A computed fold for a 72-nucleotide RNA from Azoarcus sp., annotated as transfer RNA.
């Protein structure tokens, strides 16, 4: 070069074409003599980038990029 898989929050990892979430971490607030433990709440997203298609794309299709696995 070729073939095939992925890519979503700081990290792991959902989301039948129809409001973009969970856990952890993070900040704040009960608790606590202080700290952990445990409860509340709060913020954090151009869903790799372009483009199509659609009344509507994280989700279908092209192509670039990045990373994983493979045949010569």
């Nucleotide at each position: 070069c070729g073939g095939g898989g992925u890519g979503u929050a700081g990290c792991u990892c959902a989301a039948u074409g129809g409001c973009a979430g969970a856990g952890c971490a993070g900040c704040g607030g009960a608790c606590u003599u202080u700290g952990a433990c445990u409860c509340c709440g709060c913020a954090g997203g151009u869903u790799g980038c372009u483009g199509g298609u659609u009344c509507a794309a994280g989700u279908c299709c092209a192509g670039c990029c990045g990373c994983c696995c493979u045949u010569u």